[in-house]
């Protein structure tokens, strides 16, 4: 140099996140010819040469495994001017919206009006006050009923009393009656009293806000919205000043997979 055979390597990495800190296990990105298994979050393994444990497997000294410069560069972390969204506290211009007034309508629309608007007069009724009626709703009267053992009334058998007799006297019970009382009864009627009382009536007083009737007199009223003007008021909306929290987010800084180009390192045995 060529042949076998083998053995370092290598069979992915990176951000983030957890750690004191390096790796795994988790989340992401990137990539691939990119091996199997088993155990890891109140974890699993390591200690600055930490860049994983524990068992199998493959490939085989270079396109391939290590290094070094250069470029490009996914993705991540940070830092951010700024947008923008939302919140909270102050302020208070006064632009929008809110209140009050005018203004011109040859603006718009409706209702009304010559079946007589707006005005003007003169009455009426709403208001108020006395008083009458009417109504309610208490009360009393009068009305029916009962109502006195003796101290109420009438009549008063029977017994009593007085008379020689006719005759007469006082009276219990019994029966009528009635007084205060009691109890019904509200239909009628009479008095009294009261009021959140009336389609009522008389007098009076008020008052111009309605509502209406006569009359004069003759055409406009009245609403809503729309312009514009003055005013006021207030924090809903904008405005101004601060603070908080979401997401974007030029650029800066940093960490990098992977790719592209130059370039350099890396065994061992045996046989020709």
């Nucleotide at each position: 140099c060529c042949g076998u055979g083998c053995u370092a390597c290598g069979c992915g990495g990176g951000g983030c996140g957890c750690u004191a800190g390096g790796g795994g296990u988790g989340c992401c990105c990137u990539g691939u010819a990119a091996c199997c298994c088993g155990a890891a979050a109140u974890c699993c393994u390591c200690u600055u040469c930490a860049u994983g444990c524990g068992g199998g497997g493959u490939c085989g000294a270079a396109u391939c495994c290590c290094c070094c410069g250069u470029c490009c560069g996914a993705g991540g972390g940070u830092g951010g001017a700024c947008g923008c969204c939302u919140u909270c506290c102050g302020g208070g211009c006064a632009g929008c919206a809110c209140c009050g007034g005018g203004a011109a309508c040859a603006a718009u629309c409706g209702a009304u009006g010559u079946c007589g608007a707006u005005g003007g007069u003169c009455g009426g009724g709403u208001c108020c006050u006395a008083c009458g009626c009417g109504g309610c709703g208490g009360g009393g009267c009068g009305c029916c009923g009962u109502g006195a053992a003796c101290c109420g009334g009438g009549u008063c058998a029977g017994a009593u009393c007085c008379g020689g007799a006719a005759g007469g006297a006082a009276g219990c019970a019994g029966c009528c009656c009635u007084a205060a009382g009691c109890g019904g009864g509200u239909c009628g009627g009479c008095c009294c009293c009261g009021g959140g009382u009336g389609c009522c009536g008389u007098a009076g007083g008020g008052g111009u806000g309605c509502c209406u009737g006569g009359c004069c007199g003759g055409a406009g009223u009245c609403g809503a919205u729309g312009u514009c003007c003055c005013g006021g008021a207030a924090c809903g909306c904008g405005c101004c000043g601060g603070g908080g929290g979401a997401c974007g987010g030029a650029c800066g800084c940093u960490c990098g997979a992977g790719g592209g180009c130059g370039g350099g390192g890396u065994g061992c045995a045996c046989g020709g």
RNAcentral holds the sequence, with entries from ENA.
The RNA shown here (Bacterial large signal recognition particle RNA) has 272 nucleotides and comes from an Acidimicrobiia bacterium.
The source organism's lineage runs through Bacteria, Bacillati, Actinomycetota and Acidimicrobiia.
The model forms 92% of the base pairs in the Rfam consensus.
Its Rfam family is "Bacterial large signal recognition particle RNA". Rfam describes the family as follows. The signal recognition particle (SRP) is a universally conserved ribonucleoprotein involved in the co-translational targeting of proteins to membranes.
Model confidence (mean pLDDT): 76 of 100.